A computed fold for a 76-nucleotide RNA from a bacterium, annotated as transfer RNA. The coordinates come from a structure-prediction model, not an experiment, and the mean pLDDT is 80. Its Rfam family is "tRNA".

């Protein structure tokens, strides 16, 4: 330079056009004699790398750009 896969809560992935979920982590309870464990919880916590376009509606599709893996390729 090209191709490919990726980026979504602190963290690890889910969602493949129609209200962004779940585990662990956190906070409350319950349980225990106390701690761990286990259990409950309609606690709390991201608008989805970044800017733009399509669309009645975009994490999803569409361009450009950053960033990581990983592959080709080209070079004096």
């Nucleotide at each position: 330079u090209c191709c490919g896969c990726g980026g979504u809560a602190g963290u690890u992935u889910a969602a493949u056009g129609g209200u962004a979920a779940a585990a662990c982590c956190c906070c409350c309870g319950g349980c225990u004699g106390u701690u761990a464990a286990c259990c409950g919880g309609u606690g709390a916590g991201a608008g989805u790398g970044u800017a733009g376009g399509u669309u009645c509606g975009a994490a999803u599709c569409c361009u450009a750009c950053c960033c990581g893996c990983g592959g080709a390729g080209c070079c004096a």